[in-house]
RNA sequence: GGGCUCGUGGUCCAGUGGUAAGACGUCUCCCUCACGCGGAGAAGAUCAUCGGUUCAAUUCCGGUCGGGCCCA
Numbered sequence: 001g002g003g004c005u006c007g008u009g010g011u012c013c014a015g016u017g018g019u020a021a022g023a024c025g026u027c028u029c030c031c032u033c034a035c036g037c038g039g040a041g042a043a044g045a046u047c048a049u050c051g052g053u054u055c056a057a058u059u060c061c062g063g064u065c066g067g068g069c070c071c072a
Stems, first nucleotide, its partner, number of pairs: 001071007010024003018055001026042005048064005
């Protein structure tokens, strides 16, 4: 330098055109002498970024940035 691939709450990830699911973690309540376990509930992501297409973009297209793999 070229090709492929990934980027989504604090972490791991699902979702692949119609305003984002789950697990762990955090917080509150119940339970307990207390901690833990268990039960109930809540908060938390404008989906790396900038443009384009579309009535509508996390999703499709292009640029940029970052991670990984391969080629030279």